[in-house]
RNA sequence: GGGCCUAUAACUCAGUGGUAGAGUGUACGUCUGAUAAGCGUAAGGUCAGUAGUUCAAAUCUACUUAGGCCCA
Numbered sequence: 001g002g003g004c005c006u007a008u009a010a011c012u013c014a015g016u017g018g019u020a021g022a023g024u025g026u027a028c029g030u031c032u033g034a035u036a037a038g039c040g041u042a043a044g045g046u047c048a049g050u051a052g053u054u055c056a057a058a059u060c061u062a063c064u065u066a067g068g069c070c071c072a
Stems, first nucleotide, its partner, number of pairs: 001071007010024004018055001026042005048064005
C1' cells in the first nucleotide's frame, strides 16, 4: 500500500427495513432462624461517528474512526 471481518446495556451476545431484546451482573422485594439458591419487579442504550437511499434505517450504500485477520 491492497483486500476482508467486527463495532448493539457494566460483560457475553441475538435482532436481515416497521415502537431495541436475552443471559450474566446491579438495585429492591419475596422466601429462610440466617446466608446461598429460587421467584418477582426495576434501573441501565444517541445501536462507534458523519452523510446518503427510503414514508420509515441497528438493518441498505459511501466515507471516517477503533480493533482483528490475510496478501505484498
About this RNA:
A computed fold for a 72-nucleotide RNA from a bacterium, annotated as transfer RNA. Its mean pLDDT, the model's own confidence on a scale to 100, is 85. Rfam family: tRNA. It is annotated as a transfer RNA. The sequence was found in a public genome assembly.